[in-house]
Molecule: transfer RNA
Organism: Alphaproteobacteria bacterium
RNA sequence: GACCUCGUAGCUCAGCUGGUAGAGCAUCUGACUUUUAAUCAGGGGGUCGCGGGUUCGAAUCCCGCCGAGGUCA
Numbered sequence: 001g002a003c004c005u006c007g008u009a010g011c012u013c014a015g016c017u018g019g020u021a022g023a024g025c026a027u028c029u030g031a032c033u034u035u036u037a038a039u040c041a042g043g044g045g046g047u048c049g050c051g052g053g054u055u056c057g058a059a060u061c062c063c064g065c066c067g068a069g070g071u072c073a
Stems, first nucleotide, its partner, number of pairs: 001072007010025004019056001027043005049065005
């Protein structure tokens, strides 16, 4: 330098063919318990890496950039 894969909640990851962003763990509150733990119920938490484009509508499609990993030179 060229190419490929990836970037989504605090962490690990889903998200189909473009149609209101989700799970587990963690955290908070409550129940239970003499207390803790465990268990059960509920809540909060997201500019979907950044900028632009297409579209009635973009995490998803297109372009550029940034970052991580890999292959080749």